[in-house]
RNA sequence: UUCUUAUCAAGAGUGGCUGAGGGAUUAGGCCCUACGACGCCCGGCAACCAUUCAAACAGAAACGGUUUGAAUAAGGUGCCAAUUCCUACAGGUCUUUAAUGAUCUGAGAGAUAAGGA
Numbered sequence: 001u002u003c004u005u006a007u008c009a010a011g012a013g014u015g016g017c018u019g020a021g022g023g024a025u026u027a028g029g030c031c032c033u034a035c036g037a038c039g040c041c042c043g044g045c046a047a048c049c050a051u052u053c054a055a056a057c058a059g060a061a062a063c064g065g066u067u068u069g070a071a072u073a074a075g076g077u078g079c080c081a082a083u084u085c086c087u088a089c090a091g092g093u094c095u096u097u098a099a100u101g102a103u104c105u106g107a108g109a110g111a112u113a114a115g116g117a
Stems, first nucleotide, its partner, number of pairs: 001117008013042001015041003021032003026088004043080003048076002050072008084109001089106006
């Protein structure tokens, strides 16, 4: 870099340093920010990997495999404004003369994890 699978409506500080931009990209909106953003440190959240236990299934059988549930947080990551801040493409429903608008579903894009190339 790319492929596969899973998840993306919950959660997380009135701390220290720094000092001007930030919310992935493009566009449109809407926001955060000198009452200190972004970033770093500390702190925290969560439970993907992990560890332990239980059940089910396949199996001749196993301390192995798959699935589900519960617990833990020492380790590998991740995350800590707003749903992934919202919309963009396709379709359904409502509304409307129509457009607009509202809402739902899916796709796309993206993020994170685990596994593979």
Molecule: SAM riboswitch aptamer (S box leader)
Organism: Pontibacillus marinus BH030004 = DSM 16465